[in-house]
RNA sequence: UACGAAAAAGGCAAACUUAUCGAAAGGUAAGGACGCAAAGCUUCAGACCUAAGGCAAUUGCUAAGGUAGCUGGGUUACCGAAG
Numbered sequence: 001u002a003c004g005a006a007a008a009a010g011g012c013a014a015a016c017u018u019a020u021c022g023a024a025a026g027g028u029a030a031g032g033a034c035g036c037a038a039a040g041c042u043u044c045a046g047a048c049c050u051a052a053g054g055c056a057a058u059u060g061c062u063a064a065g066g067u068a069g070c071u072g073g074g075u076u077a078c079c080g081a082a083g
Base pairs, nucleotide, nucleotide: 003080004079011036012035016031017030018029019028020027021026034069040075041074042073044072045071046070047067048066049065050064053062054061055060056059
């Protein structure tokens, strides 16, 4: 540098529940564990979700917002068997 064990230490925490913020998607906190070797951080590219506001005219487009546990990129990092 790369790799990821029926290894050890440690870490994160889906669904769901409660509280709270938000128009919504969704966020935060606590409980809880489906999973995760970057499930640490970052919207840079793509993808997906929402659409209060705006535009059009009754459900469509969009400024904007969101998902990092959708994929890729960037960046930082614990442990150390085998190859």
Molecule: c-di-GMP-I-GGC riboswitch aptamer
Organism: Mesobacillus subterraneus